[in-house]
Context: one part of a larger RNA
RNA sequence: GGAGAAACGCUAGCGGCAUGCUUAACACAUGGAAGUCGGACGAAAAGUGGUGUUUCCAAUGGCGGAUGGGUGAGUAACGCCUAAGUACCUGCCUUUAGGAGGGGAACAACAAUUGGAAAUGGUUGCUAAUACCUCGUAGGCUGAGGAGCAAAUGGAGGAAUCCGCCGAGGAGUGGCUCGCGUUUGAUUAGCUAGUUGGUGAGGCAAUAGCUUACCAAGGCGAUGAUCAUUAGCUGGUCCGAGAGGAUGAUCAACCACACUGGGACUGAGACACGACCCAGACACCUACGGGAGGCAUCAGUGGGGAAUUUUCCGCAAUGGGCGAAAGCCUGACGGUGCAAUGCCGCAUGGAGCUAGAAGGCCCAUGGGUCAUGAACUUCUUUUCUCAGAGAAGAAGCAAUGAUGGUAUCUGAGGAAUAAGCAUCGGCUAACUCUAUGCUAGCAGCCACGGUAAGACAGAGGAUGCAACCGUUAUCU
Numbered sequence: 001g002g003a004g005a006a007a008c009g010c011u012a013g014c015g016g017c018a019u020g021c022u023u024a025a026c027a028c029a030u031g032g033a034a035g036u037c038g039g040a041c042g043a044a045a046a047g048u049g050g051u052g053u054u055u056c057c058a059a060u061g062g063c064g065g066a067u068g069g070g071u072g073a074g075u076a077a078c079g080c081c082u083a084a085g086u087a088c089c090u091g092c093c094u095u096u097a098g099g100a101g102g103g104g105a106a107c108a109a110c111a112a113u114u115g116g117a118a119a120u121g122g123u124u125g126c127u128a129a130u131a132c133c134u135c136g137u138a139g140g141c142u143g144a145g146g147a148g149c150a151a152a153u154g155g156a157g158g159a160a161u162c163c164g165c166c167g168a169g170g171a172g173u174g175g176c177u178c179g180c181g182u183u184u185g186a187u188u189a190g191c192u193a194g195u196u197g198g199u200g201a202g203g204c205a206a207u208a209g210c211u212u213a214c215c216a217a218g219g220c221g222a223u224g225a226u227c228a229u230u231a232g233c234u235g236g237u238c239c240g241a242g243a244g245g246a247u248g249a250u251c252a253a254c255c256a257c258a259c260u261g262g263g264a265c266u267g268a269g270a271c272a273c274g275a276c277c278c279a280g281a282c283a284c285c286u287a288c289g290g291g292a293g294g295c296a297u298c299a300g301u302g303g304g305g306a307a308u309u310u311u312c313c314g315c316a317a318u319g320g321g322c323g324a325a326a327g328c329c330u331g332a333c334g335g336u337g338c339a340a341u342g343c344c345g346c347a348u349g350g351a352g353c354u355a356g357a358a359g360g361c362c363c364a365u366g367g368g369u370c371a372u373g374a375a376c377u378u379c380u381u382u383u384c385u386c387a388g389a390g391a392a393g394a395a396g397c398a399a400u401g402a403u404g405g406u407a408u409c410u411g412a413g414g415a416a417u418a419a420g421c422a423u424c425g426g427c428u429a430a431c432u433c434u435a436u437g438c439u440a441g442c443a444g445c446c447a448c449g450g451u452a453a454g455a456c457a458g459a460g461g462a463u464g465c466a467a468c469c470g471u472u473a474u475c476u
Base pairs, nucleotide, nucleotide: 001476002475003474006472007471008470009469013346014345015344016343017342018341019339020338021304026302027301028300030299031298032297035063036062037061040060046054070257071256072255079182080181082179084177085176086175088174090172093170094169095168096167098166099165101135102134103133104132110125111124112123113122114121115120140149141148142147154163155162156161184228185227190220191219192218195217196216197215198214199213200212201211202210232254234252235251236247237246238245239244259280260279261278262277263276282293284291285290312335313334314333318332319330320329321328322327349379350378351377352376359370360369361368362367384413385412386411387410388409389408393403420465421464422463423462424461425446426445427444431460432459433458434457441448
């Protein structure tokens, strides 16, 4: 000199675009953040008014809830990066001269009864399905063969037809393996017993000591094992001519985590942030028998800290879930608010005017300077105030805008509403006076101050940057 997720001090007019708990992965009041389908199904209720239509809490059933959103605690690891590989799974999507036959038994809801303060149950009885079971079939799969393994003629429509079920290809995800690279310490030198390999068995979607029995005694290590320490990794970001150094906020990809520890269930996919079970700490309700909870989601609160925002508006756009669709849901997202936190842009007036005014400061008392600066004359209206008009973003029959009466445009008014901060001994651009007298103080380094201080303090003047300016900490 440059930089930033900065903070502090002084000051402060506007706009655009960004950014905003770096600390306690500390504890959390309240509300919202994941639902949807009546065109799967039994029912129920309400309105209308005359037998059809509409709506819907809860229940069964399907899909989704494994995405989106957050955080960086852990992790020195195939975690990440890059280059290869295969022994595998795959809902939705896409393709398909394939299939979709016969039968059956239940369980919720509901009704009755009953336990409990509640949370939430027990017993008896009835019932539907695209829920469940069974038989048959399958050109596909496994297997040498025998053999084994599917399904919903179901829903809507007057119909054409549309949607859905089973099987088989594809695409795109995902699982797994592997070469190179990836902090510091030797004042850490030895480490390892399922450990290293084999055989049999088990297990998985799949390879594999992944697990187990037996056998062998291996495997790693000064090219740094093991142990300890620190840390999410990368694209990138900042500095630098480069080499390189530092860093990993926002945005994007991957990984890990969801009060702490463990576990499985369901499912195409989880060992699952707003699911379940057990244990623990914390905290809430209780009739003391027992229950209920998890903001590292969006706002917000306390606490910590030098320090970081609204308990706002809308699903109009983009995207996601469900649905045949209308549509519903969506704190994703689009926006608003707050903050000079940053970058960029624009203002705070322009022109003329010397009696070189008053006043301040300096002075050699002649004058010099602040200074065309003010006043004065004239012009303009970016901004500002008021009034009127008023969007694009909507994706085309039409309708649909949170933002927003915003941006923008037109008219009227009047220089009106708008300048500070730091420095002035050298480095380093900018100087005098007064006061002080090794005092008070200054200070990045050298240093300054002990009676004429260009270095302290004040004043006048000057210099630099400017809605900012300086200081502190950090990186280069």